[in-house]
Molecule: small-subunit ribosomal RNA
Organism: Lentisphaerales bacterium
RNA sequence: AGAGUUUGAUUCUGGCUCAGAACGAACGCUGGCAGCGUGGAUUAGGCAUGCAAGUCGAACGAGAAUCUUGUAGUUCAAUCCUUCGGGAGAGAAUUGCGGGAGGAGAGUGGCGAAAGGGUGAGUAACGCGUGAGCAAUCUACCUUUAAGUUGGGGAUAACCUGGCGAAAGCCGGGCUAAUACCGAAUGUGGUCAUUCCCGAUAGCGGGAGUUGACUGAAGACGGGGAUCCUUCGGGACCUGUCGCUUGAUGAGGAGCUCGCGUCCUAUCAGCUUGUUGGUGGGGUAACGGCCUACCAAGGCUCUGACGGGUAGCUGGUCUGAGAGGAUGGUCAGCCACACUGGGACUGAGACACUGCCCAGACUCCUACGGGAGGCUGCAGUCGAGGAUCAUUCGCAAUGCGCGAAAGCGUGACGAUGCGACGCUGCGUGGAGGAUGACGGCCUUCGGGUUGUAAACUCCUGUCAUCCGGGAGCAAUGAUUUCGGCGAUAACAUCGCCGGAGUGUGAUAGUACCGGAAAAGGAAGCCACGGCUAACUCUGUGCCAGCAGCCGCGGUAAUACAGAGGUGGCGAGCGUUGUUCGGAUUUACUGGGCGUAAAGGGUGCGUAGGCGGCUUUGCAAGUCGGGUGUGAAAUCUCACCGCUCAACGGUGAAACUGCAUUCGAUACUGCAGGGCUAGAGUGCAGGAGAGGAAGGCGGAAUUCUUGGUGUAGCGGUGGAAUGCGUUGAUAUCAAGAAGAACACCGGUGGCGAAGGCGGCCUUCUGGAAUGCAACUGACGCUGAGGCACGAAAGUUGGGGUAGCAAACAGGAUUAGAUACCCUGGUAGUCCCAACUGUAAACGUUGUGCACUUGGUGUGGGGGGAUUUGACCCCCUCCGUGCCGUAGCUAACGCGAUAAGUGCACCGCCUGGGGAGUACGGCCGCAAGGCUAAAACUCAAAGAAAUUGACGGGGGCCCGCACAAGCGGAGGAGCAUGUGGCUUAAUUCGAUGCAACGCGAAGAACCUUACCAGGGCUUGACAUGCAGCUGCUAAUCCGUCGAAAGGCGGACUCUCUCGAGGGUGCUGCACAGGUGCUGCAUGGCUGUCGUCAGUUCGUGCCGUGAGGUGUUGGGUUAAGUCCCGCAACGAACGCAACCCUUGUGUCUAGUUGCCACCGCAGGUGAUGAGCCUGCGAGCACUCUAGACAGACUGCCCGUGUAAGCGGGAGGAAGGUGGGGAUGACGUCAAGUCAGUAUGGCCCUUAUGUCCUGGGCUGCACACGUGCUACAAUGGCCGGUACAGAAGGAUGCAAGAUCGCGAGGUUGAGCAAAUCCCGAAAGCCGUCCUCAGUUCGGAUUGGAGUCUGCAAUUCGACUCCAUGAAGUUGGAUUCGCUAGUAAUGGCGCAUCAGCUACGGCGCCGUGAAUACGUUCCCGGGCCUUGUACACACCGCCCGUCACAUCAUGAAAGCUUUUUGCUCCCGAAGUCGUUGAUCCAACCCGCUUUUAGUGGGAGGAAGACGCCGAAGGAGUGGGGAGUGAUUGGGAUGAAGUCGUAACAAGGUAGCCGUAGGGGAACCUGUGGCUG
Repeated sequence: AGAGUUUGAUUCUGGCUCAGAACGAACGCUGGCAGCGUGGAUUAGGCAUGCAAGUCGAACGAGAAUCUUGUAGUUCAAUCCUUCGGGAGAGAAUUGCGGGAGGAGAGUGGCGAAAGGGUGAGUAACGCGUGAGCAAUCUACCUUUAAGUUGGGGAUAACCUGGCGAAAGCCGGGCUAAUACCGAAUGUGGUCAUUCCCGAUAGCGGGAGUUGACUGAAGACGGGGAUCCUUCGGGACCUGUCGCUUGAUGAGGAGCUCGCGUCCUAUCAGCUUGUUGGUGGGGUAACGGCCUACCAAGGCUCUGACGGGUAGCUGGUCUGAGAGGAUGGUCAGCCACACUGGGACUGAGACACUGCCCAGACUCCUACGGGAGGCUGCAGUCGAGGAUCAUUCGCAAUGCGCGAAAGCGUGACGAUGCGACGCUGCGUGGAGGAUGACGGCCUUCGGGUUGUAAACUCCUGUCAUCCGGGAGCAAUGAUUUCGGCGAUAACAUCGCCGGAGUGUGAUAGUACCGGAAAAGGAAGCCACGGCUAACUCUGUGCCAGCAGCCGCGGUAAUACAGAGGUGGCGAGCGUUGUUCGGAUUUACUGGGCGUAAAGGGUGCGUAGGCGGCUUUGCAAGUCGGGUGUGAAAUCUCACCGCUCAACGGUGAAACUGCAUUCGAUACUGCAGGGCUAGAGUGCAGGAGAGGAAGGCGGAAUUCUUGGUGUAGCGGUGGAAUGCGUUGAUAUCAAGAAGAACACCGGUGGCGAAGGCGGCCUUCUGGAAUGCAACUGACGCUGAGGCACGAAAGUUGGGGUAGCAAACAGGAUUAGAUACCCUGGUAGUCCCAACUGUAAACGUUGUGCACUUGGUGUGGGGGGAUUUGACCCCCUCCGUGCCGUAGCUAACGCGAUAAGUGCACCGCCUGGGGAGUACGGCCGCAAGGCUAAAACUCAAAGAAAUUGACGGGGGCCCGCACAAGCGGAGGAGCAUGUGGCUUAAUUCGAUGCAACGCGAAGAACCUUACCAGGGCUUGACAUGCAGCUGCUAAUCCGUCGAAAGGCGGACUCUCUCGAGGGUGCUGCACAGGUGCUGCAUGGCUGUCGUCAGUUCGUGCCGUGAGGUGUUGGGUUAAGUCCCGCAACGAACGCAACCCUUGUGUCUAGUUGCCACCGCAGGUGAUGAGCCUGCGAGCACUCUAGACAGACUGCCCGUGUAAGCGGGAGGAAGGUGGGGAUGACGUCAAGUCAGUAUGGCCCUUAUGUCCUGGGCUGCACACGUGCUACAAUGGCCGGUACAGAAGGAUGCAAGAUCGCGAGGUUGAGCAAAUCCCGAAAGCCGUCCUCAGUUCGGAUUGGAGUCUGCAAUUCGACUCCAUGAAGUUGGAUUCGCUAGUAAUGGCGCAUCAGCUACGGCGCCGUGAAUACGUUCCCGGGCCUUGUACACACCGCCCGUCACAUCAUGAAAGCUUUUUGCUCCCGAAGUCGUUGAUCCAACCCGCUUUUAGUGGGAGGAAGACGCCGAAGGAGUGGGGAGUGAUUGGGAUGAAGUCGUAACAAGGUAGCCGUAGGGGAACCUGUGGCUG
């Protein structure tokens, strides 16, 4: 940093897709270790269990277990005494009571519980962020500081006791303490009132003073020498520490206010009644409609109010070059919430996650009366989900709460565990090792590759394993002691600082270190067609499958699946999802709008945006400096610590921002002054279909009346409907009516656009020009808004000549709801009012400025000139054309910009769905404006290029048509094909370009097909191994249809080593007319013997490509000439080759025989003729060489090429014919001619044999033959070829047969021998008929070939004698030695189906005016939506299937507004006859009680008030019989609307009509 994908190719526009990075991820395959991180994103769903907030005895009373002590009792009891009855009895156990120690559990009290931890439901908000403010505030604990801490009182829990209850719990009575509670004193202070000063300014803040009012406290613990008291415990007193009270102060925290920033939606445009403000009052820590009463009617809003949707916000995170975009998990800050909703209490702080009350849902307990609960704390469980962990250890560290402290508590936290979830590090070994082993895979069979890879040898020792050692995290605090300082009367004691000793570890015997052993335990995943690094084989056969896009797969798949190999990454790799990027594809950086998507139909104008020259001031924007802030973490940099890294530490930088202050004043802004170039006013004379109203005019059309006049008119491609003898059309005259205004008329004029056209009058708008008098920036643009706005259409009223949707009829047609014709109504016209759209287009918004030229035209002015003009020159405004630069993808634009800039507005963001649905606004309606989504495609498109095509144009050619001659199509037969049949009728060829074709020969063979019978190394080739003188060959016999089988005979050479042949056995292999001509080679057909097809260099174009090769001529020809940004060249054309036509020369055997000679025959022994021989080569001929023809010559014409004519010549303009076939097209034909890749068969798909079939016959077609007759047929006579062939051959002659043919056989390997030409000509008969035409068919008899003629040969003879009397539509060949016609020869071949094919000669015509038309072709040009290229493309209805969606009677659910009802808890208020210890007053027997007061409480009532209920609206979602269109789908149906002039040019708006595309009317556009 780009790439793929629209096309045949190109450039552009434009979307889709990919490569990158990231993640709290999930899924698939795989999985060694360690470190650091990270882990319920879904149901803010429900939760079992355990734990997550306590602590203080140095605030207080009481105090269990246990221990001890005293005492009393009971039971034992050593020992002693004994009267032997018993007694004393240390001691033990136990019980009761008392004291002490002890301190559990509970309670009063204090502090904490508002922190920490979780979650993101709600919230679009001062919620958050940032910066300010509070002179409008509060603050427990903590810091500093000032003053104080006196003296009393009454209760109450615990406890005891009684009662209720299942429980939870509750009630009564009695005793008691405090740092609990309540009075009183004290006032440094504080608050209020008041006076003054300073500062603020809406209320207020600070200070000073006076007097007055109000206002406070609690003790606990340690130590102590005198003195005093004492219940003898101690206390007073002194002192220290901690506390308490009242102030001040700081820090931290909290509350409130404000500026700015903070998502989508206008298909949400108006919202609001405590609403906005004021006054009084209340309330709060505090301002405030925060609340209340009254008063006023305000407040917000297009700079987006109100409503709806979505969402915690931020530091940051991801991405990106940046600007941005997306995001807000972990960590950190703030907010909100705690089952759902409401509420307050306590408190410094809460309206309180593990507090309270009420209501609701849910769960649990219950004795049914009633109760309990809240994991969005840590673990864990169920559910839902693609998906997210242990019911672990510890308070050792860090922190927090309480405490004087020890300490206690702490699921905060520290750790460990689980998960490749992420990042990072390490390992799975290293070196050597080639006959390049085996195996695998591939193979052209040679080999290549896996691959130094392995084995093997030598090493090393990370991790894992085992053994041993073994840190740091630990130091505070406490306590003992020492030293110093302070408080103090004090050496007690206490506090602070420093030193020493004691002791504390969850992780964990972990990190780390050492040792041992051993290569031993440790590699996978994805990809390999292009993008994108990496290729082969096999399988499969549009199947199975792949796929991110393009696209692969229909028998040779580098794209599916497997394998080998290779590439990439690596304990991971892929996939999926999401975000950014690439995407300059929302464009601020950084896009566009003539034709690709996109300029509003046009103007006026509001807000807004922008704005001329000059000057002064201000300093808002702007610029610079300072200050504050921008939390930490993160990012970046430097250094450092874990072995490295990840990770972490320290520091710097950064945080692009905000606020404030000082300065600058060029520009913008604001305020003031001035100017005239912008803009406007005035004056002057001109131009104009500008608008409105009124009037007038002529031509035409139609109608009416009358006249003339007669049979048609009209209409069309051709007709018909229609009109007309009741008199049309035509023509003349008169009249009526409506509409439109010919010529002038013009890319002329005017208007903002739509638009405006006869003439005149009136009213009226604007522009241009000239003058330069006036104003003095008054300007430009313009969201909303307002006005105008073709045609069609609508409403009402008129009018209606012509035209004409609809409609009717006639044609056309397969149909014709059309095009054409005849009619014809709305409408078209006028008035009034709607509608508001067009291809409303220059597809080009408006305004201003600048930038070479040329040439028209309209209006004005000036100059020069003129008598006056015109022409000419200059200039302003308008309107056209061509073009420079420049721009543009190109086309094109080009002073009338699409160039260069500025200002403002509108609009676009892939195609379809769709300018549609829903909603809203407008409209009488038609409908208009605004305007989506689901779904679907990978394109849709613009311009240009090359082709192809056109029922586009131009030019040209061809037996293409025309002009002719003869045929085919009808008959019979032959032959080929299709079809049918069959065991088989082998296969191929199928428009031209298959069909007398492969086949130049199917009875067997051929032969490939069928039936049956055989063979299996094979009918045929090569090699190897073994055996073999014999089975082979040959002969004989036998079975058999044959092939073949069986039996017998016969049996090599030799140098004795062996060799050759043959056979057998076995292995390799042979063989295949089996498949694929769409895997191929080669060959061939066809366009087409048409004149074309290309290349090099140069030039043009961004490019495909063009030029050359086009143009003007000419030719059979891209043949030649001329011109030309082309110059040359190649393959084709032509020529060179063969043949034929003329001549010359050479050569004469087998050819020839003129002259000459000889012989024979005939004749007359003649002439002559015939035959033969000699001689000869003159001629013919044969076959070689050469000549000849080149537009060379002449005339005309033309620039030339050339063309026309002529001469000469055997031949004249390529002399005739042949061979020769460019680049290419048709996946044309052929695997069955041969060759050949791949696949398939291998006792058979090979091979041999017999027989059959290829010949089969209701039928259809092609190609031929023979005819239908008299230009003929039969018969008789008679004449003239050429080219071929011949030895298993051609065969003369003779002879037999009517004949086919037979017998015999001269000659000839052939210019020597063999091989009757026929039509023709002469003559006879036939006389127009199914015949003396025609010969099919059939019967009989034969001949020949062959092993064989039945299926299935040819020929001969006799007999038979069919169809057929010239052929429908249609169609073929041929332009001269041609057509037509006649015969002859040859190949194949034993014979023949040949009437076919290939050749040969004989006889021998007619016609071509011409290129309009049909067919084919060539060149140029034009249009195109075609490129598989018109056999193209493509539109709509209908039918079927699937999908998404709109409407719909309704139904379900959710949310919300309004109006009512009921009204819990609770605050507040009122009341409070009931209740109450403390304080005050009074009374009474002054232990105690009682009355009143102050103060308070229960209860009641009231306002508000959650949930609930009722009614009525709005919004959302779902569903819905039926219904509307849409999209997609293989080959469905109907037509053919569009693309070419698409066969009626198309399209836009509108209206009507129609199965459908569409058709028609009207106006508009050219695309």